[in-house]
Context: one part of a larger RNA
Molecule: large-subunit ribosomal RNA, domain IV
Organism: Candidatus Micrarchaeota archaeon
RNA sequence: UCAAUGUUAGGGAAAUCGGCAAAAUAGUAGCGUAAGUUUUCAACAAGCUAUGUCUGCGUAUAGUAUGCGCAGAUAACAUUAACAAGGGGGUAGCGACUGUUUAUCUAAAACACAACUCACUGCAAAGCAGAAAUGCUUAGUAUAGUGGGUGACGCCUGCUCACCGCCAGUACGUGAACGCCCUUUUCAAGGGGAAGAAGCGCUGGCAAAGAGCGGGAGUAACUCUGACUCUCUUAAGGUAGCGUAAUACCUCGUCAUUUAAUCGGUGACUUGCAUGAAUGGCGUAACGACUGCCCCACUGUCCCAACAUUGAGUCCG
Numbered sequence: 001u002c003a004a005u006g007u008u009a010g011g012g013a014a015a016u017c018g019g020c021a022a023a024a025u026a027g028u029a030g031c032g033u034a035a036g037u038u039u040u041c042a043a044c045a046a047g048c049u050a051u052g053u054c055u056g057c058g059u060a061u062a063g064u065a066u067g068c069g070c071a072g073a074u075a076a077c078a079u080u081a082a083c084a085a086g087g088g089g090g091u092a093g094c095g096a097c098u099g100u101u102u103a104u105c106u107a108a109a110a111c112a113c114a115a116c117u118c119a120c121u122g123c124a125a126a127g128c129a130g131a132a133a134u135g136c137u138u139a140g141u142a143u144a145g146u147g148g149g150u151g152a153c154g155c156c157u158g159c160u161c162a163c164c165g166c167c168a169g170u171a172c173g174u175g176a177a178c179g180c181c182c183u184u185u186u187c188a189a190g191g192g193g194a195a196g197a198a199g200c201g202c203u204g205g206c207a208a209a210g211a212g213c214g215g216g217a218g219u220a221a222c223u224c225u226g227a228c229u230c231u232c233u234u235a236a237g238g239u240a241g242c243g244u245a246a247u248a249c250c251u252c253g254u255c256a257u258u259u260a261a262u263c264g265g266u267g268a269c270u271u272g273c274a275u276g277a278a279u280g281g282c283g284u285a286a287c288g289a290c291u292g293c294c295c296c297a298c299u300g301u302c303c304c305a306a307c308a309u310u311g312a313g314u315c316c317g
Base pairs, nucleotide, nucleotide: 001312002311003310004309005308006307007306008305010303011302014301019298027051028050029049030048031047036041038152052074053073054072055071056070057069058068059067060066075079087296088295089294090293091292092291093290094288095287099111100110115150116149117148118147119146120145121144127136128135129134153283154282155281156280158213159212160211163210165206166205167204168203169202172201173200174199180193181192182191183190214232215231216230217229218228241275242272253269254268255267256266257265258264
C1' cells in the first nucleotide's frame, strides 16, 4: 500500500447518476391494523406490549410428553442475549397476474398467458413433412383443427373501399400455345379466321385485412374567443378518450404543489413539431430481483478520518 473483515464520538444522505454498499428490522404470543378493492385481498399493513431463571399450583389428557394459564421469588443495560431471522410507508409509469428469455455483459416495459377477434377447413378436410409409399395433426371431426392479430377485468373500439390486398359476380371487352376451319393449283413452310382458360378490364363486398383520417377567410353590443357562415378540396377529413406523455421540436411550456434552494416528481391547463381507438384507446384491485419521485427508521455513503484482526505485496535488517 492492497484485499477481506470488525468497531467508531458528534452529525445523519450533506456522499453519489442513484442510499450503490453497509446499517437497521427480524422468532413467538397478545392487542391492534388505513386508503383502495375484482369483497378474495391489501395484511406480518402500520403501530404497541410481552418474552430469562427458580418455587408452588391450576387446566387440557386415561396418564405421560407437551400446550395454555395463576401466584410468588430472583440476576442483568439487555432474556428469539450466540446462530438463525421481513426495514417500513406514500405516490406515479409500464406490464393484469404465476410463468419464460439473450448457457458465458441486457430478467425487462421484451416473450408467453387466460380471454377477445379474423381467415381457412365437411374429413380421402385445411395445414405440414416426404421423390413416393406414407406419416403428423388424430385413433381428433366445426363446442374440432390450422394460421394471423390483440392480450385478465371494466367502459369502449369512431369515419374512409380512392390506393394495395382478399372475396364474390360478370350479358360484354381483352385474352397464349396446341388443336379446328379456310387458303397461295398439290406438298412443305407461310398467311387468314372462328372458338377461347386463367388473368385483367367491368360490377359489388370486406378495415379486430395492409393502410389513411385537410386547408383558407369572415363573424357575438369593451376586448378576447368563435357556437355560426362562406370557400377550396378529399375515399374520408381524427370521433370518444388521453395529452409537454416511455410520444412535445420550441422546452427548464404556464400555473399550483413538494424544497431554504428542484433541468426532478406530482396535479392541472393544453393551439398534440409528429396522441388516438385489437399496429387497440382510456381506466384498474392484486402482483413485480421492473422504472421515476417523496417521507420515516437506519447507518463510515459522506463531513473526516482513526484504530483493530487476518492475509498478500513493498522497504529495511